This is a predicted structure of a 1397-nucleotide RNA (small-subunit ribosomal RNA) from an uncultured bacterium. RNAcentral holds the sequence, with entries from Greengenes. Its Rfam family is "Bacterial small subunit ribosomal RNA". Rfam links the family to the GO terms ribosome and structural constituent of ribosome.
[in-house]
RNA sequence: GAUGAACGCUGGCGGCGUGCCUAACACAUGCAAGUCGAGCGAAGCUGUUUCAAGGAAGUUUUCGGAUGGAAUUGAGAUACUGAGCGGCGGACGGGUGAGUAACGCGUGGGUAACCUGCCUCAUACAGGGGGAUAACAGUUAGAAAUGACUGCUAAUACCGCAUAAGCGCACAGGACCGCAUGGUCCAGUGUGAAAAACUCCGGUGGUAUGAGAUGGACCCGCGUCUGAUUAGCUAGUUGGUGGGGUAACGGCCUACCAAGGCGACGAUCAGUAGCCGACCUGAGAGGGUGACCGGCCACAUUGGGACUGAGACACGGCCCAAACUCCUACGGGAGGCAGCAGUGGGGAAUAUUGCACAAUGGGGGAAACCCUGAUGCAGCGACGCCGCGUGAGUGAAGAAGUAUUUCGGUAUGUAAAGCUCUAUCAGCAGGGAAGAAAAUGACGGUACCUGACUAAGAAGCCCCGGCUAACUACGUGCCAGCAGCCGCGGUAAUACGUAGGGGGCAAGCGUUAUCCGGAUUUACUGGGUGUAAAGGGAGCGUAGACGGCAUGGCAAGUCUGGAGUGAAAACCCAGGGCUCAACCUUGGGAUUGCUUUGGAAACUGUCAAGCUGGAGUGCCGGAGAGGUAAGCGGAAUUCCUAGUGUAGCGGUGAAAUGCGUAGAUAUUAGGAGGAACACCAGUGGCGAAGGCGGCUUACUGGACGGUAACUGACGUUGAGGUUCGAAAGCGUGGGGAGCAAACAGAAUUAGAUACCCUGGUAGUCCACGCCGUAAACGAUGAAUACUAGGUGUCUGGGGGCAAAGCCCUUAGGUGCCGCCGCAAACGCAUUAAGUAUUCCACCUGGGGAGUACGUUCGCAAGAAUGAAACUCAAAGUAAUUGACGGGCACCCGCACAAGCGGUGGAGCAUGUGGUUUAAUUCGAAGCAACGCGAAGAACCUUACCAGGGCUUGACAUAUACCGGAAUAAUCAAGAGAUUGGUUAGUCCUUCGGGACUGGUAUACAGGUGGUGCAUGGUUGUCGUCAGCUCGUGUCGUGAGAUGUUGGGUUAAGUCCCGCAACGAGCGCAACCCCUAUCGUUAGUUGCCAGCAUGUAAAGAUGGGAACUCUAGCGAGACUGCCGGUGAUAAAUCGGAGGAAGGUGGGGACGACGUCAAAUCAUCAUGCCCUUUAUGUCCUGGGCUACACACGUACUACAAUGGCUGUAACAGAGGGAAGCGAACCCGCGAGGAGGAGCAAAACCCAAAAAAGCAUCCCUAGUUCGGAUUGUAGGCUGCAACCCGCCUACAUGAAGCUGGAAUUGCUAGUAAUCACGGGUCAGCAUACCGUGGUGAAUACGUUCCCGGGCCUUGUACACACCGCCCGUCACACCAUGAGAGUUGAGAAUACCCGAAGUC
Repeated sequence: GAUGAACGCUGGCGGCGUGCCUAACACAUGCAAGUCGAGCGAAGCUGUUUCAAGGAAGUUUUCGGAUGGAAUUGAGAUACUGAGCGGCGGACGGGUGAGUAACGCGUGGGUAACCUGCCUCAUACAGGGGGAUAACAGUUAGAAAUGACUGCUAAUACCGCAUAAGCGCACAGGACCGCAUGGUCCAGUGUGAAAAACUCCGGUGGUAUGAGAUGGACCCGCGUCUGAUUAGCUAGUUGGUGGGGUAACGGCCUACCAAGGCGACGAUCAGUAGCCGACCUGAGAGGGUGACCGGCCACAUUGGGACUGAGACACGGCCCAAACUCCUACGGGAGGCAGCAGUGGGGAAUAUUGCACAAUGGGGGAAACCCUGAUGCAGCGACGCCGCGUGAGUGAAGAAGUAUUUCGGUAUGUAAAGCUCUAUCAGCAGGGAAGAAAAUGACGGUACCUGACUAAGAAGCCCCGGCUAACUACGUGCCAGCAGCCGCGGUAAUACGUAGGGGGCAAGCGUUAUCCGGAUUUACUGGGUGUAAAGGGAGCGUAGACGGCAUGGCAAGUCUGGAGUGAAAACCCAGGGCUCAACCUUGGGAUUGCUUUGGAAACUGUCAAGCUGGAGUGCCGGAGAGGUAAGCGGAAUUCCUAGUGUAGCGGUGAAAUGCGUAGAUAUUAGGAGGAACACCAGUGGCGAAGGCGGCUUACUGGACGGUAACUGACGUUGAGGUUCGAAAGCGUGGGGAGCAAACAGAAUUAGAUACCCUGGUAGUCCACGCCGUAAACGAUGAAUACUAGGUGUCUGGGGGCAAAGCCCUUAGGUGCCGCCGCAAACGCAUUAAGUAUUCCACCUGGGGAGUACGUUCGCAAGAAUGAAACUCAAAGUAAUUGACGGGCACCCGCACAAGCGGUGGAGCAUGUGGUUUAAUUCGAAGCAACGCGAAGAACCUUACCAGGGCUUGACAUAUACCGGAAUAAUCAAGAGAUUGGUUAGUCCUUCGGGACUGGUAUACAGGUGGUGCAUGGUUGUCGUCAGCUCGUGUCGUGAGAUGUUGGGUUAAGUCCCGCAACGAGCGCAACCCCUAUCGUUAGUUGCCAGCAUGUAAAGAUGGGAACUCUAGCGAGACUGCCGGUGAUAAAUCGGAGGAAGGUGGGGACGACGUCAAAUCAUCAUGCCCUUUAUGUCCUGGGCUACACACGUACUACAAUGGCUGUAACAGAGGGAAGCGAACCCGCGAGGAGGAGCAAAACCCAAAAAAGCAUCCCUAGUUCGGAUUGUAGGCUGCAACCCGCCUACAUGAAGCUGGAAUUGCUAGUAAUCACGGGUCAGCAUACCGUGGUGAAUACGUUCCCGGGCCUUGUACACACCGCCCGUCACACCAUGAGAGUUGAGAAUACCCGAAGUC
């Protein structure tokens, strides 16, 4: 884009179209084919009419009659009806698509092998006879349908006879013609067959023959779906002769004869299917379809058959068989909607039991006319296409409402309302066609026209994450749901649902189904096969395809002109008609095709005769693991025999099984046997591939070089076919040394049906025969030609030179590098994966699956060929960046190693888990939680629990109203919060009020409630590791790369050199602080060398400014100097000098980022939740529990120690609600006291270890100090839960700690004490300070972590990755299954209807 559509929601009008795609399922009812009386006889009927008979009513009367002429009867004519005989038509029109893969259809031809009613034209005729029969009547059978018999009758019904221009047949002639059989014409003889009448007198009809037209029949070329897992089919089969039959040819049928015919250019079989014009799509080529309309075919319940006829093997005819339905008196009969309506059924689904023959057409008829569900119309359905409408203008207070909001606004939105106007459609009224040639209009009072009237009666559907036009709010919370693909939804969803808004289309809009397109994704146009799917394992070769140079002919292909055909409709163009359009219509184009005819001869083809360049042969030559067979050789393994010899051998990571005192292994000599051939040996050689390796001989294949004698395109490829074809395997018979599946044992292991070890059978070897596969690989089919080079190597040839050599050149192999070009990239690149040609093979998403079934081959194993159901949205290739590796190379770190001290064992402290509890508040969780938040839980803190209270609140801001100073002291109740009372107190003022405060009310406060996975900020960690990036340029299709890699060097991406890179930034380093040395300035509260005073002692005093010190400013260290090494570099090693030497030692300082790391309980904050409570106040309790487990510390286990005594020596700090001296009291904690000090001044303050000396003598101790008792002290409202300290007494575990694990490289570890913060009190913790003061580092193999380069990757949430299979359970689908049953097809046989001959 399209549809004969369906479904969901919705629905105003009209025009034109269209409507059982399924059950070729079954059908009630009505209608769909009749007509002709001008073919015929009989009959009926009432009209008209003629004649004859008849004579009524009535009228009139002189009553005698006259008149009248009805009913009725008979005969004739005419109109009408219509059963039957007869004629024509029921073979058309209408329906359906079951069958059919076919001369069925399409297209173009043929019939010298044919027919043709009605119609047209022409010619010639129509004389005279005959016998029946239906109708009808009678009898009769039957329920009926339907008959039977007897009798009568007519014809345009039927049958002879006559006639025969012409016709048919037979016979034998002549002339002419053709593509074969043959045809046409002429005359002759014999022979055969015709006719119908009717009439309105105009005609109509009949017979024969010929011609035409129309319609049909048969034959042929070409085209016409899928399957080879259908490869062979065929006996009337193929052909011939005779005969039969037909309109006609023909095995169409028959008898006989022959053995043919079809098939890889796909026979046969199976499946599916009506074919075409056309329709849909597409740029086209194509692909799909075959509704409506038109042409052809086939069918008419299923199957068979003929009759009649011009035409049928007949939709609304016949006969038979079958199924089904109906009637029945059970004997027998009737029927065929795939005609139009309609019914049931099936189905997602498809209409009225309508009107009319007015028009167009058809049948009959002379005609009038009759018939016509063909047809013309109407009805139903948005089923499709087309047209129209649902209003137009104005209108900002941007109304209300709604939605949203940052609360200001914004959107809906000129939209509405309001005002002005219009009337298309629909509704009402009036008029009113064409279609019709003279009459005749179903449609239809329709189309159309006019008038009045009211904005009234007329809008929905889908979508809004991207593709794809269109966004917000709420609800929901991996639920409910959406989804075409990707995907969305787990508490801030533009993706679900709803709303507002928006977008698209519009009387429709979406969905589903199907087809084409996009899809160059079956590639003719127009693809590929090294690695993505895809080259056959290799040769030979058949058919086929393709094929060198030059000449001449032919004209099949090819090109060109003409003719015929290519129906109409459809399509395109230009016109015309409905108001436009859809629709209808006129003319032209197109219909790319087929046939026929004239011409051309380049190319292809073909024929003829040539050429040598392709190919082959001959001759000369050298190379080679080419093949087959036979023979020979040495080394080695094993075994056997003998000797020597003794206890082990063997094997492994380590062992064991195994062998050995019955003498092994080792060693010497001799022998046996089998297999394989070291060195040479080489991206060396040969071969088609598989493959081929000791030496010799015989036979033999191929390639190559040279030569140019010969043939003269003999070529290339190659479906089928055939041959070869590693290893393993199979069969038969040999052989068997070593090796070695299976197997056995020993190990390893959780296990070990493995890897390792000891043994060991098939097999490996030979001969013959199978198998026919491999990562049979260059993952690269064969052949030919062309397209830069360089450099090796093997085998030949030619040439040059100064010749064991070198150089130039040529041919054939075999390698590497590399340009153009190609390629997705990797890469290939004269040995192409380049440029071209030819031929073969193969591919078309992954899995299922190279599986199943079938077939062929095979002894078997199995091989070859080779699917589908189902399932997934990917599978795959190349390259990139990371990450990872029980990959590689380099480097670093207390990472290991070397050392020292610990932890893990004990007791206690502290934190955590767990448990418990009313509560044991919360957080932190490997490293990087656990003496962590907490720099200090008795109350408070406090967030938890129990109980008691409050509700604008404990706290903030604002407004309104009412009241009071605030405040302090005190009494009472109560556990307290709280409540009630008393006293004191009475601020400022412009006199309105204000500050402060109590109460009421409203906004609001409050929350340590949730979410650290919504966040900010802060912090940890990798890691103080050396990295992380950018600009420009360059390279690459791109991701990206380069720089940043490389060679050195460093603590360092530190620096140097090189380099398609050149620069730059954040990091490193430095700048900052402390410390080590010196100088200078200053000299108190610090210092005291010299001078002086002075004490029991003392910088105590005068004084000094030297020293120490204090704290300001400076200096100093920079690889600066020397030497070696290095590349003349960076740097490094050593040295000098120096207090310090190579960042001197510490600290602060932490790149891009990672861990959804930690924290909503520091703080801040979005959203959610709460609001007489999850807020707030109070009392008490809890955070301190205790079978247990873990982390981190402290104290120890002792003699390098403990106790006691005793002339030692620091640094850094703190101090006013503070530090607190001396002196006194107390064993002590402490008390009393109160000097001094806001501090280089006073105090805390005693430093301790060390040193010296006494005792202890290796023990649960004079070690260790837990626990407990008693008595005290301190802080504090308050030490019960639950503080610290002291004295006396008590004196537990513990004798150096399993597996494992941790810190530290120098003033460090270890050890010793001191101080501070927190703090009323509480320190084994934390943060600082100094004293004493080691050991060790060979080194980088290993463990851990990290950095850089490289490599592999199926990982990218990145190895805590990815991923395979079994099992268990549940569910779904399928298969198998003793059998049983149905359907289809084939073959053979039996019975056999109707019917034809």